[in-house]
């Protein structure tokens, strides 16, 4: 320099074109004599920027940015 991949919540992920979701972690509330397990209920400015293509893009196409891995 070239090619290739990854980029969603506070952390690790599924979501392959029409409502953004799990688990863990956080707040509350039940539950217990208390706790820890359990159960219910919530909240989070969550899709790397930008553009473009589509009625409609986390998802498809380009550029850039950042991480990984290959060639030279």
């Nucleotide at each position: 320099a070239g090619g290739c991949u990854u980029g969603u919540a506070g952390u690790u992920u599924a979501g392959c074109g029409g409502c953004a979701a799990a688990a863990c972690g956080c707040g509350c509330g039940c539950c217990c004599g208390a706790u820890a397990a359990g159960c219910g209920c919530g909240a989070a400015u969550c899709c790397a920027a930008c553009a473009g293509u589509u009625c409609g893009a986390a998802u498809c196409u380009g550029u850039u940015c950042a991480g990984g891995c290959c060639u030279a």
Predicted 3D model of a 72-nucleotide RNA (transfer RNA) from Candidatus Hodgkinia cicadicola. Its Rfam family is "tRNA". By type it is a transfer RNA. The coordinates come from a structure-prediction model, not an experiment, and the mean pLDDT is 81. RNAcentral holds the sequence, with entries from ENA.